[in-house]
Predicted 3D model of a 1505-nucleotide RNA (small-subunit ribosomal RNA) from an uncultured bacterium. Its mean pLDDT, the model's own confidence on a scale to 100, is 83. RNAcentral holds the sequence, with entries from ENA and SILVA. It matches the Rfam family "Bacterial small subunit ribosomal RNA".
RNA sequence: AGAGUUUGAUCAUGGCUCAGGACGAACGCUGGCGGCGUGCCUAACACAUGCAAGUCGAACGAGAAACCGGAGCUUGCUCCGGUGGACAGUGGCGAACGGGUGAGUAACACGUGAGAAACCUGCCCCAGAGACCGGGACAACCAUUGGAAACGAUGGCUAAUACCGGAUGCCCUCACAUGGCCGCAUGGCCGAGUGAGGAAAUGCUCAGGUGCUCUGGGAGGGUCUCGCGGCCUAUCAGCUUGUUGGUGAGGUAACGGCUUACCAAGGCAACGAUGGGUACCGGGUGUGAGAGCAUGACCCGGCUCACUGGGACUGAGACACUGCCCAGACACCUACGGGUGGCUGCAGUCGAGAAUCUUCGGCAAUGGACGCAAGUCUGACCGAGCGACGCCGCGUGCGGGAUGAAGGCCUUCGGGUUGUAAACCGCUGUCAGAGGGGAUGAAGUGCUUGAGGGUUAUCCCUCAUGUUUGACAUAUCCUCAGAGGAAGUACGGGCUAAGUUCGUGCCAGCAGCCGCGGUAAGACGAACCGUACAAACAUUAUUCGGAAUCACUGGGCUUAAAGGGUGCGUAGGCGGCGCGGUAAGUUGGGUGUGAAAUCCCUCGGCUCAACCGAGGAAUUGCGCUCAAAACUACCGUGCUUGAGGGAGACAGAGGUGAGCGGAACUUAGGGUGGAGCGGUGAAAUGCGUUGAUAUCCUAAGGAACACCGGUGGCGAAGGCGGCUCACUGGGUCUCUUCUGACGCUGAGGCACGAAAGCUAGGGGAGCGAACGGGAUUAGAUACCCCGGUAGUCCUAGCUGUAAACGAUGAGCACUGGGUUGGAGAGCCUUCCAUAGCUUUCCGACCGUAGCGAAAGUGUUAAGUGCUCCGCCUGGGGAGUAUGGUCGCAAGGCUGAAACUCAAAGGAAUUGACGGGGGCUCACACAAGCGGUGGAGGAUGUGGCUUAAUUCGAGGCUACGCGAAGAACCUUAUCCUGGUCUUGACAUGCAUGGAUUAACCCUGUGAAAGCAGGGCCACGCCUUCGGGUGGAACAUGCACAGGUGCUGCAUGGCUGUCGUCAGCUCGUGUCGUGAGAUGUCGGGUUAAGUCCCUUAACGAGCGAAACCCUUGUCACUAGUUGCCAGCGAGUAAUGUCGGGGACUCUAGUGAGACUGCCGGUGUCAAACCGGAGGAAGGUGGGGAUGACGUCAAGUCCUCAUGGCCUUUAUGACCAGGGCUGCACACGUCCUACAAUGGUACGUACAAAGGGAAGCGAACCCGCGAGGGUAGGCAAAUCCCAAAAAACGUGCCCCAGUUCGGAUUGCAGGCUGCAACUCGCCUGCAUGAAGCCGGAAUCGCUAGUAAUCGCAGGUCAGCAUACUGCGGUGAAUGUGUUCCUGAGCCUUGUACACACCGCCCGUCAAGCCACGAAAGUGGGGAGCAUCCGAAGUCGCCGAGGUAACCGCAAGGAGCUAAGCGCCGAAGAUGAGCCCCGCGAUUGGGACUAAGUCGUAACAAGGUAGCU
Repeated sequence: AGAGUUUGAUCAUGGCUCAGGACGAACGCUGGCGGCGUGCCUAACACAUGCAAGUCGAACGAGAAACCGGAGCUUGCUCCGGUGGACAGUGGCGAACGGGUGAGUAACACGUGAGAAACCUGCCCCAGAGACCGGGACAACCAUUGGAAACGAUGGCUAAUACCGGAUGCCCUCACAUGGCCGCAUGGCCGAGUGAGGAAAUGCUCAGGUGCUCUGGGAGGGUCUCGCGGCCUAUCAGCUUGUUGGUGAGGUAACGGCUUACCAAGGCAACGAUGGGUACCGGGUGUGAGAGCAUGACCCGGCUCACUGGGACUGAGACACUGCCCAGACACCUACGGGUGGCUGCAGUCGAGAAUCUUCGGCAAUGGACGCAAGUCUGACCGAGCGACGCCGCGUGCGGGAUGAAGGCCUUCGGGUUGUAAACCGCUGUCAGAGGGGAUGAAGUGCUUGAGGGUUAUCCCUCAUGUUUGACAUAUCCUCAGAGGAAGUACGGGCUAAGUUCGUGCCAGCAGCCGCGGUAAGACGAACCGUACAAACAUUAUUCGGAAUCACUGGGCUUAAAGGGUGCGUAGGCGGCGCGGUAAGUUGGGUGUGAAAUCCCUCGGCUCAACCGAGGAAUUGCGCUCAAAACUACCGUGCUUGAGGGAGACAGAGGUGAGCGGAACUUAGGGUGGAGCGGUGAAAUGCGUUGAUAUCCUAAGGAACACCGGUGGCGAAGGCGGCUCACUGGGUCUCUUCUGACGCUGAGGCACGAAAGCUAGGGGAGCGAACGGGAUUAGAUACCCCGGUAGUCCUAGCUGUAAACGAUGAGCACUGGGUUGGAGAGCCUUCCAUAGCUUUCCGACCGUAGCGAAAGUGUUAAGUGCUCCGCCUGGGGAGUAUGGUCGCAAGGCUGAAACUCAAAGGAAUUGACGGGGGCUCACACAAGCGGUGGAGGAUGUGGCUUAAUUCGAGGCUACGCGAAGAACCUUAUCCUGGUCUUGACAUGCAUGGAUUAACCCUGUGAAAGCAGGGCCACGCCUUCGGGUGGAACAUGCACAGGUGCUGCAUGGCUGUCGUCAGCUCGUGUCGUGAGAUGUCGGGUUAAGUCCCUUAACGAGCGAAACCCUUGUCACUAGUUGCCAGCGAGUAAUGUCGGGGACUCUAGUGAGACUGCCGGUGUCAAACCGGAGGAAGGUGGGGAUGACGUCAAGUCCUCAUGGCCUUUAUGACCAGGGCUGCACACGUCCUACAAUGGUACGUACAAAGGGAAGCGAACCCGCGAGGGUAGGCAAAUCCCAAAAAACGUGCCCCAGUUCGGAUUGCAGGCUGCAACUCGCCUGCAUGAAGCCGGAAUCGCUAGUAAUCGCAGGUCAGCAUACUGCGGUGAAUGUGUUCCUGAGCCUUGUACACACCGCCCGUCAAGCCACGAAAGUGGGGAGCAUCCGAAGUCGCCGAGGUAACCGCAAGGAGCUAAGCGCCGAAGAUGAGCCCCGCGAUUGGGACUAAGUCGUAACAAGGUAGCU
């Protein structure tokens, strides 16, 4: 510090996700030791049991047990005295601390800083002054008595540091009056005087002390007040009656509406009152660069609570955690009458929960209460226990060791890896284990002895000596043994370090995001290996970061989310120039505070670290004070440039009202006229002989204003268009005359605000939602047509929204230009006009810099700055629900969440596509010729059938295709049946032994095969006994074999687009980039062919050319070809001699290049025409096929990965099938006839083939053919006859002398074999068919059409295929349309690319939400009633020790009673929140459902609002 993810790719926007840190954690797997920390976050749910607050005999009385002594005697009992001091009581102090919790609380609760001149304070410290004289009780105890218990009742006795009366008063308080000083408004302090009131325990004691009372001060603690600070919500906007203030009174420690009576009507609030939700606050903690954000466990400070609610008492202090009273809920005891209890103390239990510990030890230390003290108490505390919960440290060994062992995994089978890892050798001894020693936490206190000091002292203080105190922990050291007891977890597709094999087969599963898995998964599971961390490691939850993704630091708003529809204007924010002053902000210095701990720095202590200690820094804050005066602010005073006023001109569809006008339209009346009109793609509905349309005249009506008219004008926007008048708003220019900052923006608010819509009343020509009809259509609730109501118009109101758009808020200032329109003014020209120049305002275009993701924008900014307002924060859900508010309604404004997705969206790029455009081409169409589709047959395919009908190919680009030829063979996992198992074929190893094999024979069998018999060997060495080896054989093991699967694992080959003209690269340039340019444009071409222009210049693969063939000529050569001339010969023939002239053969050359002429064209490329030429503009044909596309075809040509099979999916054999036939399709053949058929006669080719071959001639046969056989491995011989054509005769338009299917008989050939299932011949038979519906195919010249010939395959079989020649046309010179293609351009929501994408209803499942008759619960209040305890007040005839009084009685106090207030409770009407709810509504998501096709292209009616 970034990364992944939207796209074919790119940039930007934007969300989601990840890598880091943290944690009071939890879960999974694993787990050696120690140190230091830490541990109910949930149910402030309920609690058994034990402990957690007592202490003092030096305040008081009494005094048990036990012991001692004495007495009585019943010799083991009673009484008395003493010692003793328990339990309990009176009294004092403490119990308000310490410990726990976070429910409540949004508050002066907390934090910080001030204040109290408005206050209190036990114990402690300092100082001053005192403590005199008396009195009466109550507990305990005793007696009686109630009760189950808890607990009491009555009577009697008694002490005090308990209680009471009186005295005294240094002093204190109050009242009256008074002097001084001071302050902060009220006031404060000090002093003198008079009056009134107010104390005590002279107790206890070891006689030292310690207590008691009053007063002043201090320290520490507490109480009250105030400024400032820190959550969410406006879908809470108004709240408040003791409320705000005053006066009197009361109350309090004290101010105060704190309370009360009266008076006034205030107080708070947009700087957020009131309400609702949530929450203890801070120091700090986590994270972060910081600013921030989140948090408030442990520790510290504060607050709060103590079963829930209320209340007071006592006290210095409480409205009191382990006190009291009342009410309530809950639980327990009970004799049913009544009682008791409060773990949010420490342990512990139930429960809840993902989850959080021992019913431990000790007061040894620190601290606390009491006490003179010893000491007692102390679940505070100190320790231990449990938990890897966290942090930190240590260990699980170290060195050597290659045969690189075995095993595992992988493998290209060679090896690699695990891996120096192990074994093995040597060494060490941490931790743990056993035994032993041992520092420290201990300082004190008390006691003993001694010394010194205090005037003496046994008293006090100090010092020394000895002695006394450890719950718990053990550092560390020594000895022992022995590598012995101690490693896992997650991950390995990318992000992100680390990969292979097997299994699985969209299954099982994984997943943080993207995404993996459908038979070769580095992503699932396992193994091996590796990576990371390590006594841990992963996961989950939460939080900060990354996220500049709420942006103060530090973001945006034309198109990505986002400018309010527009103006006026309130609060607020901001604001021109000069001078003087103040000091609030601001700046600097000083000072107080900012607790400690934490963080940071430096030292130090535990062996280190964690941890702990000390010092410093920091604590960015707040207060006080001194100073400065630039800026902001405030006060005062000026200025004119901002703003406004005045005068004079000017332009304008600015607004409102009234009046007027013409054209057109419709209707009505009349005339003419006579059959249609109207409408459409085409029609129909409609109108019309009752006279339409058309045309003329007249009249009426309503609405809108042609031309001018214009990126012209005006207005804030909406908007405004005939003419005139009236009223009226704003603007511009000029003069520089006045005021003197009067300004800008603007939350709320107010006003205006298109169209549609609503209310009421008018009006209604045209147009025209709804509606009716006609068409179209599969349908057509649409588009088109004929009608037509609201509405559109006017008046008065309402609504308040629009893609209300420049998708661009308003204002001010600054920043190169050019062109132009509108409204003015000025200058120049002697003047006028025009032109020109200058200047102000408004409007438009092009463009520099800059900005911008780009498109673009660019003085009218989207540039550079300032001020103010509005708005945005992923898509969907949704501008929906709900609440509020406005509206007559429709609806508007405000405006969520659950849930769901990983994207949605912007700009630009390259393609592809378009029922977009332009240009161009092609037998693409048109113009022609001939076909197919109809018939019969052949052949292939589908389907059907079958035991089997083997397999593949499927639009063009499968279908006379693989197959250049299925009777057996071929032939296959085809079928039936019979057989073989190292095999039909290949290689190796082991064993055997000379048998077998080969050959011959026999049996069986359909054959294959099986069974049996006979026969005999080979090479080398040899000591002749034998040994050994190769081939073959047998057996066994490795393996062979597979036309089995996967062409979607592949190679190779092939088809197609397409012989279309395209496809790319280097360098440069442009662009952030994908990319562009080049390759575009203008011409031209068959062509990206060439030329010109040009930020491109060049190049490559294609095109062309080179190659083959054909067309002309030349040269060379001349056999098997040829024969002109010469010669010979024949019935005849180049037959022979010979010849190279010719044809021909086959080799080498020439020739054609727009080269020449004319025209057109840009001085070009090129095109048109012509000449010459055998051939003319690539002469004809062929071969040749760019980058790529179709997961195109082929695993059955071949090769090959993987999988499957192995007495079978391999191999052999026989027979059958591949030929099967209601049917459908493709490709062909033959025809339907007279341009023909038939018979006879008679010409002319090319290219091929031939030895298991072609086969002449001759003979036989009607023929197919047979017999025999010359010749020929071929320019020699043979196949071989070419056919159409031509000549002559017949047929005479018929199902025929057309056509030949089908069938019968008789034959021939090939072959082991023609039944299934070959070809041919002869005779006989003589089917359909008379030119073919919709539709569709080929062809542009030696072509179509037509005619035959040959070859390959092949024993035989050709209408197929591949070639060859013969005869030989017609039409077109065009590009509107169909199909396909190329280039440019345009749109796009497509990129699997239009066979694309995609919308809505309905149907099904599931999820969350809204509404809903109602129903259940909760919260805060209000009103009324009842009214406990209790304070306060009144009363007090009952009761009453202390005082008065001789007494009676009184004073005082008090029970009871009454009143106000008052918790819980009851009732009522509402408000708010949560849950459930038949039914219902839309929404999200789901597999390939249904119906249509709305959007994206002109999306087929442009789309949207």